[in-house]
Molecule: SAM-I/IV (S-adenosyl methionine) riboswitch aptamer
RNA sequence: ACCCAGCAUCAAGAGCCGUUUUGACGGCACCAACCUGCCUCCCCGGGCAAGGUGGUCAGCGAGAGCAGAUGCGGCCUUGGGGCAACCAAGCGGGAUCAA
Repeated sequence: ACCCAGCAUCAAGAGCCGUUUUGACGGCACCAACCUGCCUCCCCGGGCAAGGUGGUCAGCGAGAGCAGAUGCGGCCUUGGGGCAACCAAGCGGGAUCAA
């Protein structure tokens, strides 16, 4: 680096331009909480598009389901390790500590 396995999701949402070998790629905009981060030191819930992905045409089936897709942080470094993450959100419960 790639593949396989495992787990989660496939409801809703959100488009224009340019290039093109018609497979896609690029620019800008938008959508979306999967990872990181933040909102509280910890846990659960909830939230925030900041960092990293992804998406903004489209599967088959009566159904079970199958196939496929996406995610399970990023960068630098030498094997130690180091760096960035918003002007947003700034909440509920629990636990712990202190008075």